This is a predicted structure of an 88-nucleotide RNA (Bacterial small signal recognition particle RNA) from an Acidobacteriota bacterium. It matches the Rfam family "Bacterial small signal recognition particle RNA". The family's RNA type in Rfam is non-coding RNA gene. It was read from a public genome assembly, where an Rfam model found it. Lineage of the source: Bacteria > Pseudomonadati > Acidobacteriota.
[in-house]
RNA sequence: GACCCUCUGGCAACUUCAGCCUGCGAACCGCGUCAGGGCCGGAAGGCAGCAGCGCUAAACAGACCCUGAGAUGUGCUGCAGGUGCGCC
Numbered sequence: 001g002a003c004c005c006u007c008u009g010g011c012a013a014c015u016u017c018a019g020c021c022u023g024c025g026a027a028c029c030g031c032g033u034c035a036g037g038g039c040c041g042g043a044a045g046g047c048a049g050c051a052g053c054g055c056u057a058a059a060c061a062g063a064c065c066c067u068g069a070g071a072u073g074u075g076c077u078g079c080a081g082g083u084g085c086g087c088c
Stems, first nucleotide, its partner, number of pairs: 001085001004082003008078005013072001015070005021062003030055004038047003
């Protein structure tokens, strides 16, 4: 010094997870609105509030663009180390 091998850094590839996005999603123990009915009141009215409806939580499903994290007998490259070899 070249080849090969190993450690390791960087970039990419592939892959996993999470976030983001979409969907779905609460008899009651979420929120809002509360038919009916109930309660208070002499009345006017008020109160609580089930169902329903709406918005979502957890969960679940989908999508794979982006972001973050991880892994690698995939590739390239940088550093270091090692066997033998060549040269000085």